[in-house]
Molecule: transfer RNA
Organism: Candidatus Aenigmatarchaeota archaeon
RNA sequence: GGGCCGGUGGUCUAGCGGCUAUGACGUCACCCUUACAAGGUGAAGAUCGCAAGUUCGAAUCUUGCCCGGCCCACCA
Numbered sequence: 001g002g003g004c005c006g007g008u009g010g011u012c013u014a015g016c017g018g019c020u021a022u023g024a025c026g027u028c029a030c031c032c033u034u035a036c037a038a039g040g041u042g043a044a045g046a047u048c049g050c051a052a053g054u055u056c057g058a059a060u061c062u063u064g065c066c067c068g069g070c071c072c073a074c075c076a
Base pairs, nucleotide, nucleotide: 001072002071003070004069005068006067007066010025011024012023018056027043028042029041030040031039049065050064051063052062053061
């Protein structure tokens, strides 16, 4: 340098162009307990890597860039 895959709450993850972006773990509050753990109920937490484009409408499609992984090529 070329090709392919990926980037979504603190972590992991789902998400046919249209519903308030899904779930688990974790965190916080309350219940339960003498207390802790487990369990139950509820809450907070992401404008979806960045920027542009297409569209009435983009996490989703297109382009460029950034980051990570795999493969190939080149140099030494």